[in-house]
Context: one part of a larger RNA
Order: sequence, then C1' cells, then structure tokens
RNA sequence: CCCUCGUUAAGGAACUAGGCAAAAAGGCCCCGUAACUUCGGGAGAAGGGGCGCCAGCGAGAGCUGGCCGCAGUGAAGAGGCUCUGCCGACUGUUUACCAAAAACACAGGUCUCUGCGAACGCGAAAGCGGACGUAUAGGGGCUGACGCCUGCCCAGUGCCGGAAGGUUAAGAGGAGGGGUGAAAGCUCUGAAUCGAAGCCCCGGUGAACGGCGGCUGUAACUAUAACAGUCCUAAGGUAGCGAAAUUCCUUGUCGGGUAAGUUCCGACCCGCACGAAAGGCGUAACGAGUGGAGCACUGUCUCAACGAGGGACCCG
Repeated sequence: CCCUCGUUAAGGAACUAGGCAAAAAGGCCCCGUAACUUCGGGAGAAGGGGCGCCAGCGAGAGCUGGCCGCAGUGAAGAGGCUCUGCCGACUGUUUACCAAAAACACAGGUCUCUGCGAACGCGAAAGCGGACGUAUAGGGGCUGACGCCUGCCCAGUGCCGGAAGGUUAAGAGGAGGGGUGAAAGCUCUGAAUCGAAGCCCCGGUGAACGGCGGCUGUAACUAUAACAGUCCUAAGGUAGCGAAAUUCCUUGUCGGGUAAGUUCCGACCCGCACGAAAGGCGUAACGAGUGGAGCACUGUCUCAACGAGGGACCCG
C1' cells in the first nucleotide's frame, strides 16, 4: 500500500453526475393513522407506548404487587419514512454472457377477412394443422385497464361497390390482298365485327396509407386584433395538452422551493417541429423504472485516525 471487517470527537450530504456505498429502520402486542380513491384500497401509512424475572389472583386474556440491570424481540436473523412530477394501468415477459426498461405481453377497444373441403398456414402432392372447432368461432392489422373523448379532408394511394361506356389477349370472324397453278386447289397474309379480368371511368370508404396553409389591413394612448380583404388547397389542426421523454433561440418569462436552483414544481403560450386508437387528456393501485424535494441516519465528506484478519513486503 491492497482486500474484507470494526470503532470514532465536533459537524451531518458540505461528498458526488447521483446519498453510490455505508449507516439508520426492523419482531410481537396495543393505541393511532392524511390527501386521494375504481370504496377494494391507500395501511405495516405516518406517529406513539409496551416487552425481563418473582409472587398473588384469574378458566383464560390478563390484573395487582414486588425485584434487577446501562440495556428485557438483553445474542443472531427481521420494512427506513414522507412529499411531488414523468412513463407504463396492473401480475407477468425480454437482449442465456454489459441493457429488466417508459421495450414486449396483457385483459379491454376497433377495423378487416372467413358459411366450412372456411379464411389462413405447412406441403410440387397426398395430406396435415386450423378443429374432432362453426361467426358468442377462427385468421390478420392497429390500439392497449378504467374515465371523458376520438374533430376536418376521399384530391393522390389502397380497399369495397358499380348489368352502362372506353381500352384490351388468346380465340371467333372473314371484306380484301400476295405466292403458285391450266384449273380445281394448295399456301401466306388479313380489314370490319364479336371476344374476359385488368386499366380508364362512376361512386363509397380514415380505429385504410396518409394530410390537416399563406399574405395584408383593422379598436378614442400604446399594444393586441374579436373583425375585414386577398391568394392557394382535397381539407387547412376541433377538444384537450403545451419550453413537454417533444422548445432550436433557451438557463424563455413570472411564481414556488434554496442563503444561493442550466435540474424540479406551478403558471404563461411566438407549439423551430403536440394533438386525438403510429390514439388525445386524466387517473386510484402497482414499479429492483426515471426526475425533484425533505425527515431520519451516517467516514460520502470537512479529514482523517486507531484496531482486527488476509495479502503485498522482509527473513528463513
């Protein structure tokens, strides 16, 4: 000096990216427990008190009295707690060997396909799965408990529907033409016209792929613009939310918390570049998730010291 462990004056997070690590808390009985809530929960909330031995009484729980120690769950083992955001409802699942999560799944929602030799999948096929099921079933997509909701655009693309019309292959059809031949014929070519689906065309459809504007002016201070004009579009973003897991400018501005706060919380809204099932906004409970704050407690630190065991090191 290293590893593992123990103790420490005063202070108590000043450490640090961050209380990482450590410390603290811990059992049983009694008292007592808030917001919020889906009335189950939150709850072991939080916060208090008790705990040994002896004697008497009692059916017992226990009551009364006495006794000892610094200390009675006398050693060991045995939740730290609270407040507030974000994400995901939840229990689950996952990168065997750097990621356990806000990722996946999930009940629930919705769209779509499928009438049964089903759709779909495996298989040149037979056949099998689906299913010894039958639309309250099965496949696929998206969303993801629950609550309140889920706006506008069908121009493009997709899908669905459409007894007309246009286009259109093989095929049908043969006007006409060529070669040859004496001819009959043989042979080559071939215009009309009739010919499916598809495409064009006409509609529908957004919890289908997707999309959801610009420039001017205007109010008796100023500022702003309910209002007006104009251009463009298929239609110009509704509700709700908003410097956000999204905000570039940005440490935006104001408020809160701190002596001091690029983080955090509450607001504002000029949203570089939220927005409604690639769901929007809320939400009790839950979480080895993630951000912020506090109480308790501490060698994390001020700032280090001493001790124990094992190494390193020295001698043999």
Overview:
A computed fold for a 316-nucleotide part of an RNA from a Chloroflexota bacterium, annotated as large-subunit ribosomal RNA, domain IV. Its mean pLDDT, the model's own confidence on a scale to 100, is 90. Its Rfam family is "Bacterial large subunit ribosomal RNA". The organism belongs to Chloroflexota, within Bacteria.